[in-house]
Model confidence (mean pLDDT): 84 of 100. This is a predicted structure of a 1502-nucleotide RNA (small-subunit ribosomal RNA) from an uncultured Nitrospiraceae bacterium. The RNAcentral record of the sequence draws on ENA and SILVA. Its Rfam family is "Bacterial small subunit ribosomal RNA".

């Protein structure tokens, strides 16, 4: 510090997710030791049991039991324990310490102040005092009530308990007054009046025994001061919510009083009507606050366990008492809920103290030891008490440290795993050798923590010496013993992210943080091996911060991604030109106070180290006080004129509003002319018209809108404004420059305006036109089209307040190269004349520099550079929805969520693809032609069906006479049956036999089994070869996967394309080049050009063919010469010609003319055998189709091994209701048939072709010359030509089918061959929709040959013969190329995608209601308690002789008031028949709305 994820790719926006750190954690697997910490986050739920606050005999009275001892027989007495225990009076403490976080949004907390408005026990300092009395009452004793808890009565007694009187009154309080101080409230000092204290105890010495006195100590009282603690108060800070906007009656203030330690409406009476609030009152929700903790670079964000400070609470609510202090956790009273005891009458209780229990929960410990230390209470002290605390126990809960060994050790052992079978890996890992012993175990030793204190001794004392005293603990620590011995797991391994293979599984089981894996080769599931990471832990889950500049202060945005309010006026607020002076609020500087400790940071130190701890330092937003500075902001005051305003002058304008006027057109009405149609559409129909339409002429009515002018012209804030003139009126601009002197800008709320549609009321209504009706279209057509037509559109008045209200661009100001239009005004120039030329200002456009932007684009009218103010945004969907509020007559508007769900949604641009977008151009693509197919019969292939099997593959073009250039057996892969299992064939090794082949016999369908016979080679031998058998290694498979593959092939397409290097442009994908202008069959060539070159393609080079030359002449040829035949190159001879087959030539727009740009090229012409690639072939770019083929071959993986292998026989692949493809033959006279007759090319032949000849009607047979082929043979070419017959008919067409007879091949023609002859003679008379081929030696037509092959083509591959028609042209169909455009497509239009309905499921809203919680108001109620009143009853102190008084108590009454009750509101939660939409779900239904002109452009509002 980033990364993954939207796309085919890119850039941007934007969300989601991950890597980090942390935790009071929990869960899973695992677990050796120690140190230091931490440990109910949930039910402030309920609690059994024990303990957690006592202490003081030196304040006081009283005072056991039991035990021991002595005496006694014993009862008992005495002594000791003992003035002890227990209890009481009294004092102090119990308000601390400990717990918890319910409540609390301020009565709290934090920081800093104030208290002249206060208190403070114990402690310290200081001053003074402590004299003399009185009356009671617990305990105790007696009686008594009660189950108990507890009480009642009578009697006695003490005090440092209680009470008053007197005195000094230092002193205090209140009031009055004088002086001083203070800004003031007031404070201090003095004086006068009134009122107000106390307690003793101990030690010691002495007197002396009753006690007193002195000294010392501890107390007590009063006063002052200090310290500490506390109260009150002020300023600032302190969460979310405006879908909480108004709140408040003790409320705000005053006067007087009460109350308090003290100010104060704190309380009360009266008076006034105030107080708070957009700087957020009031309400709702949530929450203890802080030091700090976690995170972060920081700023921030989140949190507030442990430790520390403050606050609040103590079962719930209320109340006071005591006290320095409480409204009191282990005190009291009352009420309530709950629990327990009970004799039913009554009582008791409060773990949010420490342990512990139950419950809740994912989850959190021992009913431990000790007061040894620290600390607290009491005490003079010893000491006692202390679940504070110190320790221990439990828990890997966290942090830290240590260990599970170290060194050597290769033949790289075994085993595991993988393997290409060679090996690799685990792996120096182990074994083995050497060494060490931490920790754990055993043994021994053994602390510090102890200062102080006590006892004893010494000492005048301070103090000294000895001894005692430790929970932890026989712990830490040290030493020794033994032996590598006892000690490793967890997670991960597709990318992010470090780490890979095998097996299993087969969209199953499963994984998953995101993207995503799994449908037979899964590095992603599961297991294993290996590897990586961390390690006594490792993972997971949860939470927080980070990454996230993804709330942006630091540090974001708003044209199109989310986002500028529709627009103005303007309030608060924010902000503000220039100059001078002042001030010092902000700001800055200095000093000072504070910012507790702990923590963080730094330095040092202590535990072996670390964690941890100790000491010191530093730091700490901010805050208080004092001083300083005066630049900047603010404030005050005085100026200025550049901002703003503004008098005068001027012109422009659909600016607004009112009343009026005008013409054209539509429609309607009347009349004339006139006749059959009009109208409408893609085509029609509805409609109108013979009752006279439409057309045309004249007249009239009425409403609405204003053609041309008209212009990216004008005006207005926007919405918007358009005939003409009139009166009224707003604004802008130009010019001039008097005047004012910052008066400015923006603008939350607020107030206006605000298209269309819509609403209310009343008018108006020509045209148009939702709804509606009809006609068409259509599968449907509630649409598009047509004919009609009502609201509405118009006016008046009032509402509504929304628009894609858009420049999708808020307002203002300043600054920043230019060019060119246009509107208005002004100036200049042109002798005069300016719409015109030049200049300035204002407005409105276009293009563009810099700059900016993700890009597109913007670019002085900014989206540039800056300042100010406002509005708005924070992933998509849900949703601008619900609820609430508010506005509205309604429709609805404004404000405006959540649950749930997704891993995206999106912007711009790129490359493709596509379009019922455009342009250009090709192709037998259409058109023009010729001939077919589709109809028939047959052949053949396929589907389907059938079957034991009908083997398999191929499926639009590009499967279907295809693999198959040839299934009777074989082939053959299929079926049935019979056999074999080292197997049908091959290889290696070992063993064994000597044959095997062949011949014959038997069984059998055969394979095969079995018997007999003939019968080996090399070598001297050993042995070898060969063959058979047996065994081993191992074969075999046309079994699966062409979606694991190689190779080969088809196809687009012989289409003209496909790319690269360098450069350039672009952030990038990518572009450029390759686009453009021409041209071509062609990315062919030329020109131009930020491109320049190059490659694969095109073309050419190759083959055949067309012309000629040369060479060569046998088997070819025969012109000349000779011979010869019926004839014949038959022979001699010749190689001239033809021909053969080899080398060459020839064609290149080369030449002429024309067009073109002078080019490329094109057209015409000449010459030429051939003319513009002459014709044909071979040749197939990058790629596409997961195209085809595992059954040619090869091959990974899987499957099979007495079978899915192999051998054999028979059957099947040849089936047959049907359907399709490809063909053949026909339907006839351009024909058929018979006879005669002519002319090819190419090819084949010894396992062969086979002549002549003979036989057969024929297929064919016999026979065999010749031929290894320019020699011989196949071989006749056929159409054609000549002649005859047939005469339009199911025929002398057509030949299927069937019967019979044969031939040939073959082991064998039954299933199932071809051919021949005789007989038979079917359908069929030119073929619906549709569809195919072909542009010249082509189509059509005619025959010939070949491959395969024993035989078996109508198929296939070739060959020649005869030999046409037509192409205007590119609108349309199909396919293709280039450019361009749109796109929401990229599996790419066979794309994408919307809504209803149906089903399942989830969350939410509404709903008659129902239930709960909280809260308010009113009334009622009124416990305990304070206060007040009363107090006839009761009462010790004081006064009084007494009576009585003073004072007090009970009781009663009153005020206040908790719980409770009643009624009515509000908020909130849950639930609710039914209902509403929404989300999600692999294949449901209906349509086709959107994306292309999406087939009616789309969208917004209504």
């Nucleotide at each position: 510090a980033g990364a993954g994820u939207u796309u085919g790719a890119u850039c941007c926006u934007g969300g989601c997710u991950c890597a980090g750190a942390a935790c009071g954690a929990a869960c899973g697997c695992u677990g050796g030791c120690g140190g230091c910490g931490c440990g109910c986050u949930u039910a402030a739920c309920a609690c059994a049991u024990g303990c957690a606050a006592g202490u003081c005999g030196a304040a006081c009275g009283a005072g056991a039991a039991g035990g021991c001892g002595u005496a006694g027989c014993a009862a008992u007495a005495c002594g000791c324990u003992u003035g002890u225990a227990a209890a009481g009076u009294g004092g102090c403490a119990a308000a601390c310490g400990g717990g918890u976080g319910a409540g609390u949004a301020a009565u709290g907390c934090g920081u800093g102040g104030g208290u002249a408005a206060u208190c403070u026990a114990c402690c310290c300092u200081c001053g003074g005092g402590u004299g003399g009395g009185g009356a009671a009452u617990a305990a105790c004793c007696c009686c008594u009530c009660g189950a108990a808890a507890g009480g009642g009565g009578a009697g006695c007694u003490a005090a440092u308990g209680c009470c008053g009187a007197c005195a000094u009154g230092c002193c205090c309080a209140a009031c009055a007054u004088u002086c001083c101080c203070g800004c003031a409230a007031g404070g201090g000092a003095g004086u006068a009046u009134u009122g107000g204290a106390a307690a003793g105890c101990c030690g010691u010495a002495c007197c002396g025994u009753g006690g007193g006195u002195g000294c010392g100590g501890c107390g007590c009282c009063c006063a002052a001061g200090g310290a500490u603690g506390a109260g009150c108060u002020c300023a600032c800070g302190u969460c979310c919510u405006a879908u909480c906007a108004g709140c408040u009656u003790g409320u705000u203030g005053g006067c007087g009083g009460g109350g308090u330690a003290a100010c104060g409406g704190c309380c009360c009476a009266c008076c006034a009507a105030g107080g708070c609030u957009g700087c957020g009152a009031c309400g709702g929700g949530u929450a203890g606050c802080u030091g700090g903790u976690c995170u972060g670079a920081g700023a921030g964000g989140a949190c507030g366990a442990c430790c520390a400070g403050c606050c609040a609470c103590a079962c719930u609510g209320g109340c006071a008492c005591u006290g320095c202090g409480a409204c009191a956790c282990g005190g009291g009273c009352c009420a309530g809920a709950c629990u327990c005891c009970u004799a039913c009458g009554g009582g008791a209780g409060g773990c949010a103290g420490c342990a512990g229990u139950g419950a809740g929960g994912a989850a959190u410990a021992u009913u431990g030891c000790g007061c040894a230390a620290u600390a607290g209470g009491c005490g003079a002290a010893a000491g006692c008490c202390u679940g504070a605390c110190g320790c221990a126990g439990c828990g890997a809960c966290g942090c830290c440290g240590c260990g599970u060994g170290g060194g050597g050790g290769a033949u790289g052992a075994a085993g595991g795993c993988c393997u290409u079978c060679g090996g690799g890996u685990u792996g120096u890992a182990a074994a083995c050798c050497c060494c060490u012993u931490u920790c754990a175990g055993g043994a021994g030793g053994g602390a510090a923590g102890a200062u102080g204190g006590a006892a004893c001794g010494g000492g005048u004392a301070a103090c000294c010496g000895u001894u005692c005293g430790g929970a932890c603990g026989g712990u830490a620590c040290c030493u020794c013993c033994a032996g590598a011995a006892g000690c490793a797991g967890c997670c991960a391994c597709g990318g992010c992210u470090a780490a890979c293979u095998c097996u299993g599984u087969g969209c199953c089981a499963g994984c998953a943080g995101c993207c995503g894996c799994g449908g037979u080769a899964a590095g992603a599931c599961a297991g294993a091996g290996g590897u990586g990471g961390c390690a006594a832990g490792c993972g997971u889950u949860g939470u927080u911060c980070g990454g996230a500049u993804u709330u942006a202060c630091u540090g974001g945005g708003c044209g199109u991604a989310a986002a500028g309010a529709g627009u103005g006026c303007g309030u608060a607020g924010g902000u503000g030109g220039u100059u001078c002076g002042g001030u010092a609020a902000g700001a800055c500087c200095u000093g000072u106070g504070g910012g507790a400790a702990a923590g963080c940071c730094c330095a040092g130190g202590g535990c072996u180290u670390a964690a941890c701890c100790c000491u010191g330092g530093a730091a700490g937003g901010u805050c208080g006080c004092a001083g300083g500075u005066g630049a900047c902001u603010g404030c005050c005051g005085g100026g200025c004129u550049a901002g703003a305003g503004g008098a005068c002058g001027g012109g422009a304008g659909a600016g607004g509003a009112g009343a009026g006027c005008g013409g054209a057109a539509u429609u309607c009405c009347c009349g004339g002319u006139g006749u059959a149609g009009c109208g409408g559409u893609g085509a029609a129909a509805u409609g109108c018209g013979u009752a006279g339409a439409g057309a045309u002429c004249g007249g009239g009515a009425g409403g609405a809108a204003c053609a041309c002018c008209u212009g990216u012209g004008g005006c207005g804030a926007a919405a918007g404004c358009g005939g003409c003139g009139c009166a009224c009126u707003g604004g802008a601009c130009c010019a001039c420059a008097a005047c004012u002197g910052a008066c400015g800008c923006u603008g939350a709320g607020g107030c206006g305006c605000g298209a269309a549609a819509g609403c209310u009321a009343g008018g108006g209504g020509a045209g148009c036109a939702a709804a509606c009706a009809g006609g068409a279209u259509u599968a449907g057509a509630u649409a598009c089209c047509c004919u009609g037509g009502u609201a509405g559109u118009c006016c008046u008045a009032g509402c509504c307040c929304u628009a894609a209200a858009c420049c999708a661009u808020g307002g203002a100001u300043g600054c920043u190269u230019g060019g060119u239009g246009u509107a208005g005004c002004g100036g200049g120039u042109a002798c005069c004349c300016a719409a015109u030329c030049c200049c300035g200002c204002u407005g409105u456009g276009c293009c563009g520099c810099a700059g900016u932007u993700a890009a597109c684009g913007c670019g002085a009218u900014a989206a540039g550079c800056a300042u100010c103010c406002c509005g708005c945004c924070u992933g998509g969907g849900g949703a601008g929805u619900a609820c609430g509020g508010u506005c509205g007559c309604a429709a609805g508007g404004c404000u405006g969520a959540a649950a749930c769900u997704c891993a995206a949604a999106g912007a711009a641009a790129u490359u493709g693809a596509c379009g019922g977008g455009g342009g250009c151009c090709c192709g037998c693509a259409c058109a023009a032609g010729c001939g077919g197919u589709g109809g028939a019969g047959c052949a053949u292939g396929u589907g389907g069906u059938u079957c034991a099997a009908u083997u398999c593959g191929a499926c639009g073009c590009a499967a279907c006479g295809c693999g198959a250039a040839g299934a009777a057996c074989c082939u053959u892969a299929c079926c049935u049956g019979g056999g074999c299992u080292c197997g049908a064939a091959g290889c290696g090794c070992a063993g064994u036999g000597g044959a095997a082949u062949c011949c014959g016999g038997u069984g059998g369908a055969a394979a095969c089994a079995u018997c007999g016979g003939c019968g080996c080679c090399c070598g001297c031998a050993a042995g070898g070869g060969c063959c058979g058998c047996u065994g081993c290694g191992g074969a075999g498979g046309u079994g699966c996967u062409g979606c694991a593959u190689g190779g080969c092939u088809g196809u687009c397409g012989u289409c003209a394309g496909c790319u690269c290097g360098u450069g350039u442009c672009g952030u990038g994908a990518g572009a450029u080049g390759u686009u453009g202008g021409g041209u071509u069959a062609a990315g062919u060539c030329c020109c131009g050009c930020a491109a320049c070159g190059a490659g694969c393609g095109c073309a050419a080079c190759c083959c055949c063919u067309a012309u000629c030359c040369c060479u060569a002449g046998u088997u070819g040829c025969c012109a000349u010469c000779g011979g010869g035949u019926c004839a014949a190159g038959c022979c001699g001879g010749g190689c001239a010609c033809u021909c053969u087959a080899g080398u060459g030539a020839a064609a290149c727009c080369g030449c002429g003319c024309a067009g073109g740009a002078u080019a490329a090229c094109u057209g015409c012409g000449a010459g030429g055998a051939a003319g513009g690639u002459g014709g044909g072939g071979a040749u197939g770019a990058c790629g596409u189709c997961a195209a085809g083929u595992c059954c040619u071959c090869a091959u990974g993986g899987c499957c099979u091994u007495u079978a899915u292998g192999u051998c054999c026989a028979g059957g099947g692949c040849u089936a047959c209701a049907c359907a399709c493809g490809u063909g053949c033959u026909a339907c006839a006279a351009u024909g058929g048939u018979c006879g005669g007759u002519a002319c090819a090319a190419a090819c084949c032949g010894u396992c062969g072709c086979a002549a002549g000849c003979c036989c057969g009607c024929g297929a064919g047979g016999g026979g065999g010359a010749g031929c290894u082929a320019a020699u011989c043979g196949g071989a006749a070419a056929a159409a054609g030509c000549c002649g005859g017959c047939c005469u339009c008919a199911g025929u002398u067409c057509g030949g299927a089918u069937u019967g019979g007879a044969g031939u040939c091949u073959g082991c064998a023609a039954c299933u199932c061959g071809a051919c021949u002859c005789c007989a038979u003679g079917a359908a069929g008379c030119u073929g619906g929709a549709a569809u195919c081929g072909c542009u010249a030696g082509u189509a059509a037509u005619c025959g010939c040959g070949g491959a395969u092959c024993a035989g078996a083509a109508c198929g296939c591959c070739g060959c020649g013969g005869u030999g046409a028609a037509u192409a205007c042209g590119u609108u349309c169909c199909c396919g293709g190329g280039c450019c361009u455009u749109g796109u929401a497509c990229a599996c790419a239009c066979c794309g994408c995608c919307c809504g209803u309905c149906a089903c399942a499921u989830c969350a939410c809203g509404a709903a008659a209601g129902u239930g709960g919680g909280c809260c308010g108001u009113a009334c009622u109620a009124g416990a305990a308690a304070u206060c007040g009143g009363u107090g006839a009853g009761c009462c010790a102190a004081c006064c009084g002789c007494a009576a009585g008084g003073g004072g007090g108590c009970a009781g009663c009454c009153g005020c206040u008031c908790a719980a409770g009750g009643u009624a009515c509101a509000g908020c909130u939660c849950a639930u609710g028949a039914u209902u509403g939409g929404g989300g999600u779900g692999a294949a449901g239904u209906c349509g086709u709305a959107a994306c292309a002109a999406g087939g009616u452009a789309a969208c917004c509002g209504u």